The prediction has a mean pLDDT of 79. This is a predicted structure of a 187-nucleotide RNA (Lysine riboswitch aptamer) from a Bacillota bacterium. Rfam family: Lysine riboswitch aptamer. Rfam links the family to the GO term lysine biosynthetic process. The model forms 96% of the base pairs in the Rfam consensus.
[in-house]
RNA sequence: GGGUGAGGUAGAGGCGCGGUCCAGCAAGAGUACCUCGGUGAAGCAGGGCAGCAAUGACGCCCGGGAAAAGGGCUGACCGCCGAAGUCCCAAGAUGGCCACGGUUUUGGGGCUGGGGUUGCAUCGAACAGGUGCAAGACUGUCACCCGCGAUUUACCCUUGGGUUGCGGGUGGAGCGCUAUCUCACUU
Numbered sequence: 001g002g003g004u005g006a007g008g009u010a011g012a013g014g015c016g017c018g019g020u021c022c023a024g025c026a027a028g029a030g031u032a033c034c035u036c037g038g039u040g041a042a043g044c045a046g047g048g049c050a051g052c053a054a055u056g057a058c059g060c061c062c063g064g065g066a067a068a069a070g071g072g073c074u075g076a077c078c079g080c081c082g083a084a085g086u087c088c089c090a091a092g093a094u095g096g097c098c099a100c101g102g103u104u105u106u107g108g109g110g111c112u113g114g115g116g117u118u119g120c121a122u123c124g125a126a127c128a129g130g131u132g133c134a135a136g137a138c139u140g141u142c143a144c145c146c147g148c149g150a151u152u153u154a155c156c157c158u159u160g161g162g163u164u165g166c167g168g169g170u171g172g173a174g175c176g177c178u179a180u181c182u183c184a185c186u187u
Stems, first nucleotide, its partner, number of pairs: 001187011014081001016080005022075004033065003037061003043052002047098003084112011113139002117135007141172008154163004
């Protein structure tokens, strides 16, 4: 000096990922809901109860009043590169009560390198967006193979080739890849 293993640190992929009790905008929606009047006649309440109802509920029509949440876009700020998403299991919280389902928090495990397009399914008011599955290409990375260069700087394999540049093909997966530090072993 090289190689292997373990641990640490710093990075790269790009329409890159996620968050904010921050600000604005569109939509939600003239909807839910409340109410005057009319109609109508027995149940309404997502399952049961509570509750409401012949002093007329539910439903429907005319008129008046009239939201919000989740989700989306833009900006600002923050955390990052298994960023994050999703599925299963366990525990907790949530609403008028119980239960189902939903939402959310924590822990364990599985899958997915990334963004995008199309189709199907699902959530959603939505033609927005999210998620799952599938199919095409695109892109980053590593391995192997092929081709075209440059150089003799360094290295590897072993005596004649290869790597360091570019292009192409095949394939793998983030428990990856690159760089670097420490320790151990080997040469």